[in-house]
RNA sequence: CGGGACGUAGCUCAGUUUGGGAGAGCACUACCUUGGGGUGGUAGGGGUCGCCAGUUCAAGUCCGGUCGUUCCGA
Numbered sequence: 001c002g003g004g005a006c007g008u009a010g011c012u013c014a015g016u017u018u019g020g021g022a023g024a025g026c027a028c029u030a031c032c033u034u035g036g037g038g039u040g041g042u043a044g045g046g047g048u049c050g051c052c053a054g055u056u057c058a059a060g061u062c063c064g065g066u067c068g069u070u071c072c073g074a
């Protein structure tokens, strides 16, 4: 320098195929349970979907650019 993959909650990821409700597990908070803790149960909070711009009635998803991580090639 060229090409590919990945970027979504504190962490690990699904959702992209075929555009339409942003989710799961763990973690966190409160309560119940216990003499206390753990375990278990119930409820709850937490996201500018890396960033910018475009298309569309509507974008995590499609187009373009850009940043970061990683792999391959030179």
Base pairs, nucleotide, nucleotide: 001073002072003071004070005069006068007067010026011025012024013023020057028044029043030042031041032040050066051065052064054062

Overview: This is a predicted structure of a 74-nucleotide RNA (transfer RNA) from a Selenomonadaceae bacterium. The prediction has a mean pLDDT of 82. It was read from a public genome assembly. Rfam family: tRNA. Rfam describes the family as follows. Transfer RNA (tRNA) molecules are approximately 80 nucleotides in length.